RNA sequence: AUUAGAGUUUGAUCCUGGCUCAGGAUGAACGCUGGCGGCGUGCCUUAGGCAUGCAAGUCGAACGGGAAAGUAGCAAUACUUUCCAGUGGCAGACGGGUGAGUAACGCGUAGGAAUCUACCCCUAGGUGGAGCAUAGCCGGCCGAAAGGUCGGGUAAUUCUCCAUAGUUCUCGUAAGAGUAAAGGACUUAACGGUCCGCCAAGGGAGGAGCCUGCGUCCUAUCAGCUAGUUGGUGAGGUAAAUGCUCACCAAGGCGAUGACGGGUAGCUGGAUUGAGAGGUCGAUCAGCCACAACUGCACUGAGACACGGGCAGUACACCUACGGGUGGCAGCAACCAGGAAUAUUGCGCAAUGGACGAAAGUCUGACGCAGCGACGCCGCGUGGAGGAAGACGGCCUUAGGGUUGUAAACUCCUUUUGCCAAGCCGUUCACAGCUUGGAGAAUAAGCCCCUACUAACUACGUGCCAGAAGUCUCGGUAAUACGUAGGGGGCAAGCGUUAUCCGGAUUUACUGGGCGUAAAGUGUGCGUAGGCGCCCCUUUAAGUCAUGCUUUAAAUACUAGGGCUUAACCCUAGAGCUGAGUGUGAUACUGGAGGGGUAGAGGAUUGAUAGGGCAGCUGGAACAGUACGUGUAGCAGUGAAAUGCGUUGAUAUGUACUGGAACACCAAGGGCGAAGGCAGGCUGCUGGGUUUUUCCUGACGCUGAGGCACGAAAGCUAGGGUAGCGAAACAGAUUAGAUACCUGUGUAGUCCUAGCCGUAAACGAUGUCCGCUAACUUUAGCUGCUUGCAGCUGAGGUUCAAGCUAACGCGUUAAGCGGACCGCCUGGGGAGUACGACCGCAAGGUUAAAACUCAAAGGAAUUGACGGGGACCCGCACAAGCGGUGGAGCAUGUGGUUUAAUUCGACGCAACGCGAAGAACCUUACCUACUCUAGAAUGCUCUCGACAACUCCAGAGAUGGAGCCUUCCGGGUAAAACCGGACGAGAUGCAAGGUGCUGCAUGGCUGUCGUCAGCUCGUGUCGUGAGAUGUUGGGUUAAGUCCCGCAACGAGCGCAACCCUUAUCAUCAGUUACUAACGGGUUAAGCCGAGAACUCUGGUGAGACUGCCGUUGAUAAAACGGAGGAAGGUGGGGAUGACGUCAAGUCAUCAUGGCCUUUAUGAGUAGGGCUACACACGUGCUACAAUGGCGAGUACAAACCGUCGCAAAGCAGCGAUGCGGAGCCAAUCGGAAAAAGCUCGUCUCAGUUCGGAUUGAAGUCUGCAACUCGACUUCAUGAAGUUGGAAUCGCUAGUAAUCGCGGAUCAGCACGCCGCGGUGAAUACGUUCCCGGGUCUUGUACACACCGCCCGUCACAUCACGAAAGUGGGUUGUACUAGAAGCGGUUGAGCUAACCCGUAAGGGAGGCAAACCGUAACGGUAUGAUUCAUGAUUGGGGUGAAGUCGUAACAAGGUAACCAAU
Repeated sequence: AUUAGAGUUUGAUCCUGGCUCAGGAUGAACGCUGGCGGCGUGCCUUAGGCAUGCAAGUCGAACGGGAAAGUAGCAAUACUUUCCAGUGGCAGACGGGUGAGUAACGCGUAGGAAUCUACCCCUAGGUGGAGCAUAGCCGGCCGAAAGGUCGGGUAAUUCUCCAUAGUUCUCGUAAGAGUAAAGGACUUAACGGUCCGCCAAGGGAGGAGCCUGCGUCCUAUCAGCUAGUUGGUGAGGUAAAUGCUCACCAAGGCGAUGACGGGUAGCUGGAUUGAGAGGUCGAUCAGCCACAACUGCACUGAGACACGGGCAGUACACCUACGGGUGGCAGCAACCAGGAAUAUUGCGCAAUGGACGAAAGUCUGACGCAGCGACGCCGCGUGGAGGAAGACGGCCUUAGGGUUGUAAACUCCUUUUGCCAAGCCGUUCACAGCUUGGAGAAUAAGCCCCUACUAACUACGUGCCAGAAGUCUCGGUAAUACGUAGGGGGCAAGCGUUAUCCGGAUUUACUGGGCGUAAAGUGUGCGUAGGCGCCCCUUUAAGUCAUGCUUUAAAUACUAGGGCUUAACCCUAGAGCUGAGUGUGAUACUGGAGGGGUAGAGGAUUGAUAGGGCAGCUGGAACAGUACGUGUAGCAGUGAAAUGCGUUGAUAUGUACUGGAACACCAAGGGCGAAGGCAGGCUGCUGGGUUUUUCCUGACGCUGAGGCACGAAAGCUAGGGUAGCGAAACAGAUUAGAUACCUGUGUAGUCCUAGCCGUAAACGAUGUCCGCUAACUUUAGCUGCUUGCAGCUGAGGUUCAAGCUAACGCGUUAAGCGGACCGCCUGGGGAGUACGACCGCAAGGUUAAAACUCAAAGGAAUUGACGGGGACCCGCACAAGCGGUGGAGCAUGUGGUUUAAUUCGACGCAACGCGAAGAACCUUACCUACUCUAGAAUGCUCUCGACAACUCCAGAGAUGGAGCCUUCCGGGUAAAACCGGACGAGAUGCAAGGUGCUGCAUGGCUGUCGUCAGCUCGUGUCGUGAGAUGUUGGGUUAAGUCCCGCAACGAGCGCAACCCUUAUCAUCAGUUACUAACGGGUUAAGCCGAGAACUCUGGUGAGACUGCCGUUGAUAAAACGGAGGAAGGUGGGGAUGACGUCAAGUCAUCAUGGCCUUUAUGAGUAGGGCUACACACGUGCUACAAUGGCGAGUACAAACCGUCGCAAAGCAGCGAUGCGGAGCCAAUCGGAAAAAGCUCGUCUCAGUUCGGAUUGAAGUCUGCAACUCGACUUCAUGAAGUUGGAAUCGCUAGUAAUCGCGGAUCAGCACGCCGCGGUGAAUACGUUCCCGGGUCUUGUACACACCGCCCGUCACAUCACGAAAGUGGGUUGUACUAGAAGCGGUUGAGCUAACCCGUAAGGGAGGCAAACCGUAACGGUAUGAUUCAUGAUUGGGGUGAAGUCGUAACAAGGUAACCAAU
């Protein structure tokens, strides 16, 4: 000084786990934009190629000479100055560039010994003598050029020889021997002096070479490598140690602590990120290395095997007279190419530094500066203050307003940057800098984002389109997610995007992770290396610790100061650089050495125990077969069958024999074994565990990479064996199919011997060993005593404490707490696959990737839903019954078809006699035709006026034209004016209208599960959490009804009750209802008086509560039975419908958002249609008849309706009905006759005296109007139909069935609907099954919830990969060939100035050419290895929209699933 998270798997949860984001960084690039300055920085790609210019020269004080100018001189000549090619010296080995190669003593760090060193410094010396050449120059020759050659002559600090060298150098033990030099400039009268050099030697400094320890990437799908290889002796060689080289000798050396091989890479100081530990990188600056077109080589030199030197080879480029030559920007600029991408053919040596020189100085693309680029960092600016009518405009709006916004305008002020002008400064000055004045708000803002993560929201457009997206995702008509606008947020001369690195990521975990089920314990053991290891003593000091010293270059980073106006930047100082080396000390622990011990480990001794292993012998049951007997028609098999067997005698049964395999009972989550595994009995051999006692050894131990051994089943090889079973195969069934499940046969195999294989869900999905931490129980052995208990050791098991765990669970047999060692994991798929290697007879096994693709995959638990899971319960759910439907005719609705239109909606239950409680016109929404356009209806404003009615004409009518009429009401006034109102017309605009669309934008209403018994909440408790508990459980109920129990206690919506009706009674009231008693009265009659008893009406009450008794039950709740009662256990019926489900139904009841339409999708009118008709379905009516039809007679209801009405009597008509009109606004009058029933008669089983369709004729009624298209009546006609296939519906008592009556709608129209009463049954054993529902439980891969999910082939498209006859490259090994330059060697008869011999001639020494030998680059041939690319065809894999076939998995997934093999 320091540590941050978020999104995304699910209906929800916790966990595991990946993906993604927020941060920082960059030699960056791209998009949009762009005012200034400072400091930095700029080919990351092709170590590709390079025009042009420049980048290394200098010295005349080393040398001879040449040129020019000047001076002196007649001139020759001399001198001076400047310059120059050459000889000579020094420097071109530095500086500058680049990173190709290199995995190496290359680099870093720390050391070492066997070395060299020009220039520089120090020390002490020397610098004498002599000689030969040669360039330049002159002359000749060759060549296009480059250049070369011959001859002549010349100097030196060039070269050679001689002398000198005695301490220091070299050689040598020593004696001794050996080795050098050059002069120049200035000065002096001269000697001499000074300076610069030169030679030899020593030392130093700096530099260079060599050696060593340690450190330094990935790969084992690279496991063995190595002949100069490892060492020795000797020699050569080098500045120097060394196999550096050679000869000989030995056979070594390296390697799982990773040799050898392959890939990649310059290394470091450091940079970046990170809390750190780490990770990534190695631009700029600095150190080292390597390289200079590519390859090889040496020469010169102090230093090179040399970027701007040489030779040769190769490739490329240029010149050429074709003979031959020339070149090397990875120096600075520049150019071309490449690329996403990287600058000026600039100025200057003024500074710093370098080379040369005595110096002046010359050279210096090192360097200093400038130029270009927002490439980066830093600083500044684009104005400041005031200014509300909160302007205009924009956008939004609930239309009020809000917002942009003090923002602008406007007023005052300032002048950085930029512009204009003048001046100044410095030892030197390329470049820069400074001061002053002037005008003027002037010259200066963009980019990205606004669903969440993540700061920031609205409108319009678009309509799964266009598009967005880092992730999750957004977009299918109301998009804060696309595009635009307004507004907002962020940063700012920049802002975003892309790429890359670190972080977050504890997601490789040293710090700091895991492995029962999420990825992960090798199938098991033995054991090598390695790792780890008991007690005591002594010693050592390697590890460890302390401390000192050396080093850790500078820069960077940090701290403190200082300099540029600040900052970036720069300067100074300090501390530090966690490392390495070294000295000294400490000795607890670890290690080394030595000595001792016994608790670990092992051995001996005792006993018991067991399906441990191997071999041999042997037994009974069953099965099959064979033989014989008995016996007769079937057997066998299944869900049901068939194939099969059987009259040549099966099956069955009896006896005997043969054969192979497996071992019932005992038998137990009991025993043994390392695991796999092991089971009839006996015998033999053999392994291990365990227990008891004492003795012995003395750490001998644990684990265990490689290695070795064992290792179910299936499979393989060879040979046997084969009863049963039984892959394959065949047949029969099943089925849409059935290569299956079921059945009948049946081969390999199953068994044995010998040998392979080496895998399994080889599982406790849990590696081995040791120690510690509560209990209980079984068993083997032992001990004790108090004799059925306790204890010890070993083995097995169960429930559980603490603790652990994501949870489930584990829990002395740990998944707890610790230790040791090994194995393994790092998202899913691709894939345990490909390639390679090893193993195998094969099958195959082991080891084991990548491309590509997805944002998940996964574990545990939760709530639901579901199950061809389970348990319990209920319901006309089944069953038991009664009656229907489905067949006929008709009615009605629907589909379909048709049509100009057949308006629209409703579609399993929960659409289909439904909306519609009533389509001839109207209704009406549809069609055709004709019309209207502020409109048929409504509001507001203004103007005018009454309006309307009526008549005529045209027209199908709407409508149009004409006539007639012009008189409204109230207030007010003398009368007016005027005011108000109603009505009508017109104008104007807002507006109107729409049964047009969207019920998937909605409200409201409704259906349904279901009148099913459920659905929830508060507090508490449990759980990390979703959630659970309560609400489960035991009983009980129609009921989550009640009781009991219980970490729950209470509460709400539902249930029930309260409400209506009905059944009984009481009381009150008594007309229009009633009439018992009394009276009157009639043919009769509550008809009258009267009555208030009865019935009834309708108010008020009572009554029923399991209240009482008994039994059962748990002393409960309750159930059963009984009493009483009109009614008994909710008395019957109704109303009443919890939380929710179905995107259920309805925009056409109504309301309503949005969209669409406005001379039409609105409005009016006439006619048509909704009534069609091959057909199919639903719901009904009427029937098929005698329990009936017909005729005659006769009895008894309830409820309801009536003034636009019900309508009586009476009359007419066969009748519908007509005439009529009493009465009634209704307990008064009317509809109104109830019908079935009962009595009598007839029909007599027929398509009839059943049935009534259809059709004809004639009518009635309603209504403007019955043609399309009403109902009814009469007469005539008299169809199908003789009880209805598969299937299916309703109903549990006043119910079904049957019978009629009324009402709504309505002019008329009812077989429908809604009500009413009459008559009035049968059956329910019961809950196995079908359907629906409820509770609990279980499984789940479902959650859009089984109408779910989901697998594989095939077909199509596309992507990457593998194989493949091969083909083409790269790299590389081995063998042979080849042999340039150079170097080394040999020869060197050719050539040769210095030295030697010689008078000379000549010779010698030395050198050169040349040849040969060795070495040697490129190259060539052959054959391998490896890698890359490509390849007809082929293989699997991934991904794709709604393709095809099946349905394998998830539920008992309908044959439990899975693993391995075939």
Molecule: small-subunit ribosomal RNA
Organism: uncultured bacterium